[in-house]
Overview: The RNA shown here (Bacterial RNase P class A) has 357 nucleotides and comes from a Rhodanobacteraceae bacterium. A source record names the gene rnpB. RNAcentral holds the sequence, with entries from ENA.

RNA sequence: GGAGUCGGCCAGGCAGCCGCGUCGCACUUGUUGCGCCGAGGAAAGUCCGGGCUCCAUAGGGCAGGGUGCCAGGUAACGCCUGGGCGGCGCGAGCCGACGGAAAGUGCAACAGAAAGCGAACCGCCGAACGGCAUCGUCAUGAUGUGCGUGGUAAGGGUGAAAAGGUGCGGUAAGAGCGCACCGCGCGCGGGGCCAACGCCGCGCGGCACGGCAAACCCCACCUGGAGCAAGACCGAAUAGGGGAGUCAUGACGCGGCCCGCGUCGCUCCCGGGUAGGUUGCUCGAGCCUUGCGGCGACGCAAGGCCUAGAGGAAUGGCUGCUCACGACAGAACCCGGCUUAUCGGCUGACUCCACUU
Numbered sequence: 001g002g003a004g005u006c007g008g009c010c011a012g013g014c015a016g017c018c019g020c021g022u023c024g025c026a027c028u029u030g031u032u033g034c035g036c037c038g039a040g041g042a043a044a045g046u047c048c049g050g051g052c053u054c055c056a057u058a059g060g061g062c063a064g065g066g067u068g069c070c071a072g073g074u075a076a077c078g079c080c081u082g083g084g085c086g087g088c089g090c091g092a093g094c095c096g097a098c099g100g101a102a103a104g105u106g107c108a109a110c111a112g113a114a115a116g117c118g119a120a121c122c123g124c125c126g127a128a129c130g131g132c133a134u135c136g137u138c139a140u141g142a143u144g145u146g147c148g149u150g151g152u153a154a155g156g157g158u159g160a161a162a163a164g165g166u167g168c169g170g171u172a173a174g175a176g177c178g179c180a181c182c183g184c185g186c187g188c189g190g191g192g193c194c195a196a197c198g199c200c201g202c203g204c205g206g207c208a209c210g211g212c213a214a215a216c217c218c219c220a221c222c223u224g225g226a227g228c229a230a231g232a233c234c235g236a237a238u239a240g241g242g243g244a245g246u247c248a249u250g251a252c253g254c255g256g257c258c259c260g261c262g263u264c265g266c267u268c269c270c271g272g273g274u275a276g277g278u279u280g281c282u283c284g285a286g287c288c289u290u291g292c293g294g295c296g297a298c299g300c301a302a303g304g305c306c307u308a309g310a311g312g313a314a315u316g317g318c319u320g321c322u323c324a325c326g327a328c329a330g331a332a333c334c335c336g337g338c339u340u341a342u343c344g345g346c347u348g349a350c351u352c353c354a355c356u357u
Stems, first nucleotide, its partner, number of pairs: 001353010012322007020038002023035004027030001040328001044339002047337005052227004064223005069083005084098001085096004099218002104216002106212002121156002123152003128149003131145005164182006183207001184205007191197001231279004241270005250264005286305008323326001
């Protein structure tokens, strides 16, 4: 100097004028004045996890759903950190639904001979049996031939996948058939502060146990439902509900009268719901700085700070100067994540290549 990898941060700046919303104060009480504050890194998607609220709920189990290498962090998580293993990259680094296929069931299109209680299409080998051909005998036979039965997983060919690999021996040809090394499986020991784990060593086994669980399934762990339009409080008018009284002798009905009962009316009392209002509402697993512990995620301590809270819903507009000419987008109960969108810029650590000293 060039090419890259992984993190952190900013999201035009300054000034003037005019507006908008909550809150506080003031008064001349209203289209008032003054003052403070007033969107984001994603406020988004609503995909996970929690707080909070109501409903449900003896206890245990099943079913259903979710998660899935190991350890740690956290309020919790499907998130984060560190590690292991596998894959990619020269590297810094990146990616991974990464438990179990020797419990059972199932699947594997096309191609191919064969896709799993282990296969013979081509090829290779072979004259034991049968067949055929030739020769021969009274008769048994002899020779040849790979047509049938047969042996073979070395080679070819099919496939995503074909029964461990290489070499030597062995054989009719071959084959873990035997052996050495590599691989694989099992056991033991060490390492990994535990663990995951061929990371290392020793022993045993010729190899049994091919693949798929984002197929059923098995194992381990987690798991009630609905959501701030949750929920709580106050509460009219009108209509309706319940109770009491029967108002000098209210009206009607119980065939006439009295008592009594019922219905209606009237008077009084009660509670529920609706409209509307208040609340939930923002001080919180909060933010900043410093120190300590930890590889880290994170935790602890001290000091400091208050940072939208509306309810048809505010956070905007104009002008001037300036620069690198400005992206994606906007709260609606709150918080932790993930994912997606995003003009441009600043900054830290590291890798590779070339050159100079």